This is a predicted structure of a 73-nucleotide RNA (transfer RNA) from Candidatus Methylacidithermus pantelleriae.
The RNAcentral record of the sequence draws on ENA and Rfam.
Its mean pLDDT, the model's own confidence on a scale to 100, is 83.

[in-house]
Formats: sequence, structure tokens, C1' cells
RNA sequence: GCGUCCGUAGCUCAACAGGCAGAGCAGGGGACUCAUAAUCCCUUGGUUGCGGGUUCGAGUCCCGCCGGACGCA
Repeated sequence: GCGUCCGUAGCUCAACAGGCAGAGCAGGGGACUCAUAAUCCCUUGGUUGCGGGUUCGAGUCCCGCCGGACGCA
């Protein structure tokens, strides 16, 4: 340099053919216990890497850029 894949909550990852952005863990509050742990209940948290485009509507499709992994040279 070229190709393929990936980038979504603090972390690990979902989101089927474009139609309300979610789960687990972590964090906060509570129940239980003499107390702690475990368990259970409630709950906070997001400009979906950045900038454009298409569309009534984009995490999803298209273009450019940035970052990462792998392969080729």
C1' cells in the first nucleotide's frame, strides 16, 4: 500500500428484511441476615467512532475520514 471484518452504556456483547436503542456484569437504593456474603426487588447510565448522503424514518444502506484485528504484498 491492497483486501476482509469490527467500532453501540464504565466493561462484555445483542438489536431478525430500515420502524420506540436492549441484556448481563458493574454503580445507586431496598428486602432478607445479629452482621457480611449469596439470593431477590427497584433503579441510574447512550449525540450507536467522526463528518456527509439516501429515506417519511438509519445502529442497520451508500461515500469519505479516524481507530482496532486478521490476511496479502

Taxonomically the source falls in Candidatus Methylacidithermus (Bacteria, Pseudomonadati, Verrucomicrobiota, Methylacidiphilae).